[in-house]
RNA sequence: GGCGGCGUAGCCAAGUGGCCUAAGGCGACGGUUUGCAAAACCGUUAUUCGUGAGUUCAAAUCUCACCGCCGCCUCCA
Numbered sequence: 001g002g003c004g005g006c007g008u009a010g011c012c013a014a015g016u017g018g019c020c021u022a023a024g025g026c027g028a029c030g031g032u033u034u035g036c037a038a039a040a041c042c043g044u045u046a047u048u049c050g051u052g053a054g055u056u057c058a059a060a061u062c063u064c065a066c067c068g069c070c071g072c073c074u075c076c077a
Base pairs, nucleotide, nucleotide: 001073002072003071004070005069006068007067010026011025012024018057027045028044029043030042031041032040050066051065052064053063054062
């Protein structure tokens, strides 16, 4: 340099045009319970999906550019 894949909460991860101001698990915080704790149970925790632009009535989802990570190929040393 070329090709491909991925980027969603503190972590893992589902969702691939409209019922999404986005499942689920772990964690954290608050509460119930307990003599105290653990466990269990209940609640809260993403006005937003790497950044910007575009398409559309409508974008996490499609397109383009950029950024980052991973893999393969190529070149140089």
Molecule: transfer RNA
Organism: Phycisphaerae bacterium